[in-house]
RNA sequence: GGAGAGUUUGAUUCUAGCUCAGAACGAACGCUGGCGGCGUGGAUAAGACAUGCAAGUCGAACGGAGUUGAACCUGCAGCAAUGCGGAUUCGAUUCAGUGGCGUACGGGUGCGUAACACGUGAGUGAUCUACCGGUAAGUGGGGGAUAGCCCGCCGAAAGGCGAAUUAAUACCGCAUGUGGCUAAGGGGAUGUUUCUUCUCCUAUAGCUAAAGCCAUUUUGGCGCUUUCCGAUGAGCUCGCGGCCUAUCAGCUUGUUGGUGGAGGUAAUGGCCCACCAAGGCGAUGACGGGUAGCUGGUCUGAGAGGACGAUCAGCCACACUGGAACUGAGACACGGUCCAGACACCUACGGGUGGCAGCAGUCGAGAAUUUUUCACAAUGGGGGGAACCCUGAUGAAGCAACGCCGCGUGGAGGAUGAAGGGCUUCGCGCUCGUAAACUCCUGUCAAGCGGGAACAAGAAAGUGAUAGUACCGCUAGAGGAAGAGACGGCUAACUCUGUGCCAGCAGCCGCGGUAAUACAGAGGUCUCGAGCGUUGUUCGGAUUUAUUGGGCGUAAAGGGUGCGUAGGCGGUGUGGCAAGUCAAGUGUGAAAUCUCGGAGCUCAACUCUGAAACUGCACUUGUUACUGCCGUGCUAGAGGGUUGUAGAGGAGAUCGGAAUUCACGGUGUAGCAGUGAAAUGCGUAGAUAUCGUGAGGAAGACCAGUUGCGAAAGCGGGUCUCUGGGCAAUUCCUGACGCUGAGGCACGAAGGCUAGGGGAGCAAACGGGAUUAGAUACCCCGGUAGUCCUAGCAGUAAACGGUGCACGUUUGGUAUGGGCAGAUUCGACCCUGUCCGUGCCGGAGCUAACGCGUUAAACGUGCCGCCUGAGAAGUACGGCCGCAAGGCUAAAACUCAAAGAAAUUGACGGGGGCCCGCACAAGCGGUGGAGUAUGUGGCUUAAUUCGAUGCAACGCGAAGAACCUUACCUGGCCUUGACAUGUAGCGUGACAGCUGAUGAAAGUCAGUGACGGUCCGAGAGGAUGCUGGGGCUACACAGGUGCUGCAUGGCUGUCGUCAGCUCGUGUCGUGAGAUGUUGGGUUAAGUCCCGCAACGAGCGCAACCCCUAUGAGCUGUUACUAUCCUAACAAGGUGUACUCUGCUCAGACUGCCCUGCGAAACGGGGAGGAAGGUGGGGAUGACGUCAAGUCAGCAUGGCCCUUACGGCCAGGGCUGCACACGUACUACAAUGCGCACUACAGAACGAUCCGAAAUCGUGAGAUGGAGGAAAUCCCUAAAGGUGCGCCCAGUUCGGAUUGUAGGCUGCAACUCGCCUACAUGAAGCCGGAAUCGCUAGUAAUGGCGUAUCAGCUACGGCGCCGUGAAUACGUUCCCGGGCCUUGUACACACCGCCCGUCACAUCAUGGAAGUCGUUUGUACCCGAAGUGUAUGAGCUAACCCGUAAGGGAGGUAGUACCCUAAGGUAUGGACGGUAACUAGGAUGAAGUCGUAACAAGGUAGCCGUAGGGGAACCUGCGGCUGGAUCACCUC
Repeated sequence: GGAGAGUUUGAUUCUAGCUCAGAACGAACGCUGGCGGCGUGGAUAAGACAUGCAAGUCGAACGGAGUUGAACCUGCAGCAAUGCGGAUUCGAUUCAGUGGCGUACGGGUGCGUAACACGUGAGUGAUCUACCGGUAAGUGGGGGAUAGCCCGCCGAAAGGCGAAUUAAUACCGCAUGUGGCUAAGGGGAUGUUUCUUCUCCUAUAGCUAAAGCCAUUUUGGCGCUUUCCGAUGAGCUCGCGGCCUAUCAGCUUGUUGGUGGAGGUAAUGGCCCACCAAGGCGAUGACGGGUAGCUGGUCUGAGAGGACGAUCAGCCACACUGGAACUGAGACACGGUCCAGACACCUACGGGUGGCAGCAGUCGAGAAUUUUUCACAAUGGGGGGAACCCUGAUGAAGCAACGCCGCGUGGAGGAUGAAGGGCUUCGCGCUCGUAAACUCCUGUCAAGCGGGAACAAGAAAGUGAUAGUACCGCUAGAGGAAGAGACGGCUAACUCUGUGCCAGCAGCCGCGGUAAUACAGAGGUCUCGAGCGUUGUUCGGAUUUAUUGGGCGUAAAGGGUGCGUAGGCGGUGUGGCAAGUCAAGUGUGAAAUCUCGGAGCUCAACUCUGAAACUGCACUUGUUACUGCCGUGCUAGAGGGUUGUAGAGGAGAUCGGAAUUCACGGUGUAGCAGUGAAAUGCGUAGAUAUCGUGAGGAAGACCAGUUGCGAAAGCGGGUCUCUGGGCAAUUCCUGACGCUGAGGCACGAAGGCUAGGGGAGCAAACGGGAUUAGAUACCCCGGUAGUCCUAGCAGUAAACGGUGCACGUUUGGUAUGGGCAGAUUCGACCCUGUCCGUGCCGGAGCUAACGCGUUAAACGUGCCGCCUGAGAAGUACGGCCGCAAGGCUAAAACUCAAAGAAAUUGACGGGGGCCCGCACAAGCGGUGGAGUAUGUGGCUUAAUUCGAUGCAACGCGAAGAACCUUACCUGGCCUUGACAUGUAGCGUGACAGCUGAUGAAAGUCAGUGACGGUCCGAGAGGAUGCUGGGGCUACACAGGUGCUGCAUGGCUGUCGUCAGCUCGUGUCGUGAGAUGUUGGGUUAAGUCCCGCAACGAGCGCAACCCCUAUGAGCUGUUACUAUCCUAACAAGGUGUACUCUGCUCAGACUGCCCUGCGAAACGGGGAGGAAGGUGGGGAUGACGUCAAGUCAGCAUGGCCCUUACGGCCAGGGCUGCACACGUACUACAAUGCGCACUACAGAACGAUCCGAAAUCGUGAGAUGGAGGAAAUCCCUAAAGGUGCGCCCAGUUCGGAUUGUAGGCUGCAACUCGCCUACAUGAAGCCGGAAUCGCUAGUAAUGGCGUAUCAGCUACGGCGCCGUGAAUACGUUCCCGGGCCUUGUACACACCGCCCGUCACAUCAUGGAAGUCGUUUGUACCCGAAGUGUAUGAGCUAACCCGUAAGGGAGGUAGUACCCUAAGGUAUGGACGGUAACUAGGAUGAAGUCGUAACAAGGUAGCCGUAGGGGAACCUGCGGCUGGAUCACCUC
């Protein structure tokens, strides 16, 4: 001293990016805001600045001027006092000037600077240093000026000029010389030993200084001059260290070095100059570009690191911009000078003035940064002898929640759990909540009052800005003091309402389309708290640049291959050195900061103090294991020699045969060729076919093989020549000669390019024919480049083992190529061992998994290359290469939260295997054509109510719409309602009932009009709204077939009566998951058997249930009737044998036999049996799928309506008709139709019902009413059989339609019922494409019954019985399904996914004629100020000569030259902005065209290259498997 989470998927593991939680800030913004302490506060415009202040001081350096005091002298007035003056001296004080010191410090800012600028450590033997400390010596004697002042002149001003006069610690000679400086030669020391440097000696030589002032009792003090030392400060030099960029690779002419210099500097030096030489720097990154003050440190981090360089401290740079020097100890000078430029101000227009990046302050730009405050009391600085003066340094205060720290906003009790709010399951509910109220306390902060500091020192005194502050005491009163954000997950914290993919939220994932914990509001909760959030930035998390600490087979990533330079790394023994390494010591590593101990402010922040630390650098000494360096050996690495050996290794030359094509000739005749099918094409001018001869080019059958060789690309007929490499044996030689390899060089498939040949076949492009919706393709017929050769260029591929090279180590099996040895053999093969290759399987280990596995992807070492989310993009720009095509190098803006790898489960495939199903096939009958019925769509309508819509809606909900139903429309009405419950009030002789009017009815109006309880009373009767019922009024509420089946329950359909769907435990796998459930058989079946890391179990299957087929027992009426009796048609009795009824049993189980396969399961056959292999049928529907259907059957959440979307009524509609579809019926006829006669069922139903006989009617039906709540009555079949007619026709088929007349039901048959009779007599003569059902008592066909129901549209539904077939070879194909397997870019799961052009919108970018700007180079012109040099006829006090005049020396104005800022001209470079137009890119719920990819994606895909095309793409050539399927080979 180290924490993770969310997000790719249906799920998983991994890879990988994005995002979050933390800390920090000179911050800003939003909401809010009580107090104090300590800090911090222009980060942007080094933008511009009004105003004030920020550097002065010294009279003890100097001469003056002013004011003033004293003394003394004196003039005038006055008697005097006194007043007014003048001069001198002395003192105090002020002031401009001369002079001295300071102004180079302090203070500000970070423009520039990539540099000895900074840091660190050295050097200066190459240097200076005012003031300060110390040492030694001195301070003598002269001279000439000048400012000031005064006078005059110019100017608006700033300022300037002239003349006269004056002082000094100002200036100048001379003297003195302790000292200092000047050296040819010699000695010593030092080092790198030619020479450099230092030091010493010889100096009798030359040069060289000064200033005074104050005070005085004193040898006093302060100065000045010379010298040396010190201290302090500075200059210069060197080692090392610290940014990005190679799309900056070459840079450099004072450049690199030398000689000389009497150049320059304090000092070294090309710093400068002349000459000479041609050097110097650079891949360890020169030169260029971009950015940047550096450091102590600050933030973060476990650390290593990363980012930063505010405040404080050290250094540097700068001071409006650029240049320059002067003065000085020190400057090239922030508040100095000169010049140029820009800007601003004043002006009398002539000319001047200015520089806040000092402190305050203003404007501007900006998200944003304070007072034009107080004081020199302290600390420090300047001046002065001092007093003292100055000090926006500093000390303080003010403003700002900007930060850190501390405190408070009260404490205790208190349950009517108040009111109110919110929620609610509606309740004696929960919650805000002890919270409030209320009671008792306390007094921090703030407020008031009263006291009141310290920071002041070594002694004494004085002095306090902060400050009446801190602090102390007292007073009153809970009084004045809480908000912000969040509440889907990450992430602590949940409900209601509103909204309805809108409004909005969002850090990521994502919320919002009517039940939003995600928006908005509210209540509640959570977290912080005078703050809380947001934004921005940095580090962290991020091991996501990996030194610590990552990777590269498939995720991003091994260079196409080799040779080799620099570099990196390097076997073994020994000796030396000690560079690295290691140890000890010394110096340094400023202070502050950080850490630890202690202390001071009440605590803390803050501050003080001590220690530690500062991981560094330098020097000295030591050690020598390792590395290194210098020697010397060795042979295990490497290389060579000798002897062998295999090979499609390479280059050149040459030879041969098969085949295609063509030419010629012969034979020969109508086709050939081609395809899925065709056509184009060739052919009677003789093709194809066939024979012969010839020409020419290209390629090498068989052998041939996971064979061999080569570095890779690649290499395949034979022979010859030349030539490279490998391997084995031998152990003869060299003696580490090695490995890797940035740059570099060489090789490098196919395609392509240049030039010249060649050209048989094939074949991009192109032409034609097909296919197709189209077909710029796939298929076909032709066909040019090209393919071939020679000489060059090019330099890329899925150049792949997607696996860099080298070395070492680590269990095995098997196959094969080459060599050697052994054994054996006559010899060989086989065999054994070993070395080198090439494959497969597999152990440990590794891996996310797949897999790899001695040929490693294992374990290690060395070196190289490469990667860091996806897209944009291997693209743009730039550079290099190329004839071109293009190659190499290689970004960004912008967009997204993924992109991806492996494996899993599904689903899917125009993948595979196995199997099943009336799925096909084989059959029978239909539909589709006609008419009608019925349902649907559409249309229509006031309404044609609503729902159902592929299979799985459509004779469906509806098992029955004339009214009703009814939900729809029109009209008329009602409003607590047609119906339920409750409350309150008012009536209760008025409300039911009845009657009347009106009306279509509903309704409205009017009249009449009976109560039950209780109490009183004998009774009659009376009383009572207290009670039941009922009414009216009002309120809660009723009511809704209104919406949502995508909020639901329940029920149902469907896959599918398909054989499946799961679980527990165990095992395997990191995991999703797998196993079981797969496999071999078998079955109708996951049925059963066997095997098996599984063993068991559940829901399904089967069975159990019902009906039916046989028998038995029992039962015996209403059933039955054989025997018997009465009777003789019938009926009755007897009887229960039979049939039957309906209850209980039996029976069938592959039980038995044979057989099949290796066993079992099971299959095939047989016997017996009524029935035989689930006997037939039914009920029964696993886990689930379809947001399947139903809110209109019912129930139900939410929403909506409430004199209406509720309720009642009448009429209409649901029946409407150009049309389309579904389902049925009837037919089209002779296996038929009609008529007559005749036979045989089952199962049902019946009381508002079934209804007999009998009678009437042609009939429907009527009358009638026996019998029947039913084995009793209703009650009876039709097809069939027999006979007759019809004779193939729109008919004796068919019956639609229509007319007339009837019947029945019903309040009522007009819209709109059914039936009957008579008449009418339509279409239709077996149905196109297509399509449906059915495998046996089935299809087909015939009738019967029944629910609903007054009646009926029923030809529908549900049942019943009669008659009663045909066919199945078989599983190739269509459809559906099951299991296994395979591929997948699908998972909303193929009705999937997805590509490109085009069109539209938005965004960023590239190119671009130009245009604008910044910066820089080169050449030239001009050239301010200024230093230097030269000149200096002008001017000139000090010194010299001279009496003087004058001259000399020296100086100077001016002038010239060199250098040079700014400016100009010309021409380049770099960078940036902008731009008509243009190019590609990205993004965008519903645009267009196609369908390229993912399955064999329907032509396997992809890579490179070339051509073509609206587009995805297509085609040619070579390559790859990251291709499915089938077969073969090898293992």

About this RNA:
RNAcentral holds the sequence, with entries from ENA and SILVA. A computed fold for a 1531-nucleotide RNA from Candidatus Xiphinematobacter sp. Idaho Grape, annotated as small-subunit ribosomal RNA. Model confidence (mean pLDDT): 83 of 100. Taxonomically the source falls in Candidatus Xiphinematobacter (Bacteria, Pseudomonadati, Verrucomicrobiota, Spartobacteria).